[in-house]
Context: one part of a larger RNA
RNA sequence: UGACGGGAACCCGCACAAGCGGUGGAGCAUGUGGUUUAAUUUGAUGAUAAGCAGGGAACCUCACCAAGGUUUGACAUUUAUAGAAUCUCGGGGAAACUCGAGAGUGCCGCAAGGAGCUAUAAAACAGGUGCUGCAUGGUUGUCGUCAGCUCGUGUCGUGAGAUGUCGGGUUAAGUCCUUUAACGAGCGCAACCCUCAUUCUAAUUUAAAUUUAAUUAGAAAACUGCCCAGGAUAACUGGGAGGAAGGUGGGGAUGACGUCAAAUCAGCAUGGCUCUUACACCUUGGGCUACACACGUGCUACAAUGGCCGGUACAAAGGGUCGCUAAGUCGCGAGACGGAGCUAAUCCCAUCAAAACCGGUCUCAGUUCGGAUUGAAGUCUGCAACUCGACUUCAUGAAGCUGGAAUCGCUAGUAAACGCAUAUCAGCAACGGUGCGUUGAAUACGUUCUCGGGUUUUGUACA
Numbered sequence: 001u002g003a004c005g006g007g008a009a010c011c012c013g014c015a016c017a018a019g020c021g022g023u024g025g026a027g028c029a030u031g032u033g034g035u036u037u038a039a040u041u042u043g044a045u046g047a048u049a050a051g052c053a054g055g056g057a058a059c060c061u062c063a064c065c066a067a068g069g070u071u072u073g074a075c076a077u078u079u080a081u082a083g084a085a086u087c088u089c090g091g092g093g094a095a096a097c098u099c100g101a102g103a104g105u106g107c108c109g110c111a112a113g114g115a116g117c118u119a120u121a122a123a124a125c126a127g128g129u130g131c132u133g134c135a136u137g138g139u140u141g142u143c144g145u146c147a148g149c150u151c152g153u154g155u156c157g158u159g160a161g162a163u164g165u166c167g168g169g170u171u172a173a174g175u176c177c178u179u180u181a182a183c184g185a186g187c188g189c190a191a192c193c194c195u196c197a198u199u200c201u202a203a204u205u206u207a208a209a210u211u212u213a214a215u216u217a218g219a220a221a222a223c224u225g226c227c228c229a230g231g232a233u234a235a236c237u238g239g240g241a242g243g244a245a246g247g248u249g250g251g252g253a254u255g256a257c258g259u260c261a262a263a264u265c266a267g268c269a270u271g272g273c274u275c276u277u278a279c280a281c282c283u284u285g286g287g288c289u290a291c292a293c294a295c296g297u298g299c300u301a302c303a304a305u306g307g308c309c310g311g312u313a314c315a316a317a318g319g320g321u322c323g324c325u326a327a328g329u330c331g332c333g334a335g336a337c338g339g340a341g342c343u344a345a346u347c348c349c350a351u352c353a354a355a356a357c358c359g360g361u362c363u364c365a366g367u368u369c370g371g372a373u374u375g376a377a378g379u380c381u382g383c384a385a386c387u388c389g390a391c392u393u394c395a396u397g398a399a400g401c402u403g404g405a406a407u408c409g410c411u412a413g414u415a416a417a418c419g420c421a422u423a424u425c426a427g428c429a430a431c432g433g434u435g436c437g438u439u440g441a442a443u444a445c446g447u448u449c450u451c452g453g454g455u456u457u458u459g460u461a462c463a
Stems, first nucleotide, its partner, number of pairs: 001463002003460003007457007015447002019410005026300008034291002042053002064286007073125001077124002079121005086103007107114002127275002130273003136269002138264003141260001143258001148187006154163003167178003193252004198220007207212001223246001226240005302403001306362007318349003323342002328337003369400001374395007416439007
């Protein structure tokens, strides 16, 4: 100087407390461990792995396994030779591929030749999701959006170093004021950026037909500016006015020096090592979907603040041409037929919602709760739904009566509840992720305690 302390002081944070709703018990979905397996490819493992990489595993993906094949190779460059490329048919085969037959003589150029493609030969080489994230780049998580981390000159100290950065106030903040052997500066904080909320101006069609509303582009507006009180007359704090908005207005983007040899060689790049008739490449089938069990994250419930039936309302934000698909007809339904419109403020998904509201019924029961599981019949996508898709209809009707110890989230348009859209995507295992609106609370006395962090100080046999 640090680090540490079951030392001290001060301060902060959904850290506790006060509240609301969950998890832990049930069924299912999903990820992981374990076990099993020919293979169940690999990585991620307290916080900071486990609905994570994977924003879509039937084939492909694919890295794993079995079997069948190839060896200058599926792909790139170079050399030589030959042939147009290419297409069709037949035999074998699970396919890859292989054997045979036929058609075909192209493009640019006057020509020589050239471009591109195919085959053969030989070698240089290709190739590797093989190893090392403890050789690396790049990217990322975390402490933490915590308020810190440093430098120049000066001064002090033999020196390591100190000072500045401490003290008194104050702040969300090393924010600002003040004091001061320090004076300044940098990276952070804040502001500048995007968005939401108000008004004005202009423009506009596909909205509306009118007063408008919306979209786009500009402008204004908030700065403790004004008033009162407190305070060192400071910084600032408390209150008030005006205002759509008030003291950082809400949200986002933005992550200092560094820590964890943290994560990733399987996104990509890359050093080294390693394989080279195989650890490379092609194909068919299987596997990643197994199942005594353990853990994580979710969904649906256990019901009357409810279930079922009928009726009546109100969104925002998205997506659409290999696409969204209307009207109409058929089907109980998934859906089928149909084909209008739309490259979209025009048409469609989509009358765009569901909780909500009104009326009826059920009357506390394993039930008209709950929907797992199973049987049968179907629909759609796709070469193909057996392993292993989603959905529909009829039947079946399991556990479950609010969950032990323990544990998680949240301070306002938040929690909780409700639906809608979308990326990926042929289809879908989405109950996941990312957004959007609708309804809309309770509580915070306070900082003793738990956890994490910051500053000062103190002890130390630690570095």
Background: This is a predicted structure of a 463-nucleotide part of an RNA (small-subunit ribosomal RNA, 3' major domain) from Candidatus Komeilibacteria bacterium S5_K13. Its Rfam family is "Bacterial small subunit ribosomal RNA". Gene Ontology terms of the family: ribosome and structural constituent of ribosome. Model confidence (mean pLDDT): 81 of 100. It was read from a public genome assembly.